[in-house]
Context: one part of a larger RNA
RNA sequence: CGUUCGAUACUUGAGGGGAGCUGAUCGCAGUACGAGAGGACCCGAUUGGACGAACCUCUGGUGUACCGGUUGUCCUACCAAGGGCAUUGCCGGGUAGCUAUGUUCGGCAGGGAUAAGUGCUGAAAGCAUCUAAGCACGAAGCCCACCCCAAGAUUAGGUAUCGUGUUCUCGCAUUAGCGAGAAGAGAGAUUCCUGGGAGAUGACCAGGUCCGCAUUAUGCGGCUUGACUUUUUUGACUUCGGUUAAAAAAGUUGAGGAUAGGCUCUAAGUGGAAGUUUGGUAACAAAUUAAGCUGAGGAGUACUAAUUAAUCGAAG
Numbered sequence: 001c002g003u004u005c006g007a008u009a010c011u012u013g014a015g016g017g018g019a020g021c022u023g024a025u026c027g028c029a030g031u032a033c034g035a036g037a038g039g040a041c042c043c044g045a046u047u048g049g050a051c052g053a054a055c056c057u058c059u060g061g062u063g064u065a066c067c068g069g070u071u072g073u074c075c076u077a078c079c080a081a082g083g084g085c086a087u088u089g090c091c092g093g094g095u096a097g098c099u100a101u102g103u104u105c106g107g108c109a110g111g112g113a114u115a116a117g118u119g120c121u122g123a124a125a126g127c128a129u130c131u132a133a134g135c136a137c138g139a140a141g142c143c144c145a146c147c148c149c150a151a152g153a154u155u156a157g158g159u160a161u162c163g164u165g166u167u168c169u170c171g172c173a174u175u176a177g178c179g180a181g182a183a184g185a186g187a188g189a190u191u192c193c194u195g196g197g198a199g200a201u202g203a204c205c206a207g208g209u210c211c212g213c214a215u216u217a218u219g220c221g222g223c224u225u226g227a228c229u230u231u232u233u234u235g236a237c238u239u240c241g242g243u244u245a246a247a248a249a250a251g252u253u254g255a256g257g258a259u260a261g262g263c264u265c266u267a268a269g270u271g272g273a274a275g276u277u278u279g280g281u282a283a284c285a286a287a288u289u290a291a292g293c294u295g296a297g298g299a300g301u302a303c304u305a306a307u308u309a310a311u312c313g314a315a316g
Base pairs, nucleotide, nucleotide: 001152005163006162007161008160009159010158011157015149016148017147018146021049022048023047024046025045026044027043033038051106052105053104054103055102059100060099061098062097066093067092068091069090070089071086072085073084074083075082076081110144111143112142117137118136119135120134166183167182168181169180170179171178172177188312189311190310191309192208193207194206195205196204210222211221212220213219214218223256224255225254226253227252228251229250230249231248232247233246234245235244236243237242259305260304261303262301263300264299265298266297268294269293270292275288276287277286278285279284
């Protein structure tokens, strides 16, 4: 740009791509067969190899923003406690994520038309013949079937839903309308912003505080929605005392966004913080204390930041 109004979702499948492998063991059965030795077809079951896909529950790896131990040296005046540098100084572990050697799954089965081949009926050619007419089988192969992409499939498909055709001016025409110009509105989309499950960038995905006014403390008014109370109407039931359901009106009260960071709790990791006390001459040990610390995980919570805004978008 097209798909003949614009848009948002969900789809059909012309066409294309992927996959397609195979061993062993067991039952049938030591059966059929065979003098014996030996030893099946068919059918069914189980378990592997290689290959492929997805994933991280388990087993491991990594994990230089997590925890701990420790050496040398410098610094925070000193002790203690820490920090810098030395390959992350070295070493022991390790969350998320990523990953294989880990886990799960796949090839199957089935249908159609066939190849070589096997046949039925059957002439030419009184016989015979699978073939000449006709009919039936038959493969890891072909077409479906399984998985993925797919309407630029220009033959541009289908379904559902949403949006609107307003106002003014001029000209023509003269009840209607046509043409031109301007303005407004509009489903929706984008820029922009917070981000990642996505990612080189685009793209994709999850979101962006209900609206207006005053004004910065928040208030007022409105919208949506939840709960409660009162009144009215209608319906149903009724022991006629009422009960219950729906709708409307009024009033009271509460709530409109968890995307990222922060905070709280938690999972998980490390492994027993600092300080103090006690024991010991001391190194050190014990108690307070399953402590302290903690990146990426989970839940909650508007404290901070998703601001202010802008643009595109029909009359077929």
Molecule: large-subunit ribosomal RNA, domain VI
Organism: Minisyncoccota bacterium